[in-house]
Formats: sequence, structure tokens, C1' cells
RNA sequence: GAUAAGGGCAAACCGGUCGAAAGGUCGGGGCGCAAAACCAAGGGCCGUGGCGGAUUACCCGCCGUGGCAGCCUGGUUGCCGAA
Repeated sequence: GAUAAGGGCAAACCGGUCGAAAGGUCGGGGCGCAAAACCAAGGGCCGUGGCGGAUUACCCGCCGUGGCAGCCUGGUUGCCGAA
């Protein structure tokens, strides 16, 4: 980062499966992505247990715990090479 080349990944949704759930995973499927490759360090969001507050089914705070890398920042690595 281009009307380039070779390609790559794969949203929603559907089916199987694991999980209390968020969500993961496999197959189908393509919304899109120049890192939509990897990493949970920082922020944010989602689930869940406990405690406290309150105007008590909403909400707020604290302590754990699980998740989201296709929410952002950051770190590491990778293909090609026009302006």
C1' cells in the first nucleotide's frame, strides 16, 4: 500500500460437538480484512461466583474466575513491490 501477481483468512447464519454461560472447536457458508497471523501486557466489552451499597428483578462498587486478538493500544513474525 496499487484496478499488480501469487495467494491467505473467514462475519452473519445453518448443522455437529465441548461449556452453567460468555464463548471455543469441526463442517458448510462469505460479511469483510494488507496482517481479520500469533501474544491477554494496558484499556474496553461479555459471562460467572462471593461480599457490600442503593430508590432493592434495573443499577453502583470491591474481590476472584472464565472469555473476546474480527473493539482499541502495544509486542513479535510474515507475502509482494508500482507510485
A computed fold for an 83-nucleotide RNA from a marine eukaryotic metagenome, annotated as c-di-GMP-I riboswitch aptamer.
It matches the Rfam family "c-di-GMP-I riboswitch aptamer". Its family is annotated with cyclic-di-GMP binding in the Gene Ontology.
Model confidence (mean pLDDT): 86 of 100.